[in-house]
RNA sequence: GCCCCUAUCGUCUAGAGGUUAGGACACCGCUCUUUCAAGGCGGAGACACGGGUUCAAUUCCCGUUGGGGGUGCCA
Numbered sequence: 001g002c003c004c005c006u007a008u009c010g011u012c013u014a015g016a017g018g019u020u021a022g023g024a025c026a027c028c029g030c031u032c033u034u035u036c037a038a039g040g041c042g043g044a045g046a047c048a049c050g051g052g053u054u055c056a057a058u059u060c061c062c063g064u065u066g067g068g069g070g071u072g073c074c075a
Base pairs, nucleotide, nucleotide: 001071002070003069004068005067006066007065010025011024012023013022018055027043028042029041030040031039048064049063050062051061052060
C1' cells in the first nucleotide's frame, strides 16, 4: 500500500429501522451508622465526524478520522 473488523455516559457494555438510548462499576446527594465502609433510595452523564437512503437512522449505505487485526508484490 491493500483487505477485514471496530467506534454508544469517565470505564465496560445492551439496544440492530419507530418505545423517554437501558444496565454494571465509578461520581454526586440523601438515608443508615458514634464514624467510615458496606447496604438502601435518588441524581447527573453517551450514539466519533460529514453525506446518502427512508415518512422516520444510534441502527442500513458511502466517505473521513481514530483504534485493532491480516497480508507481503500477488489481483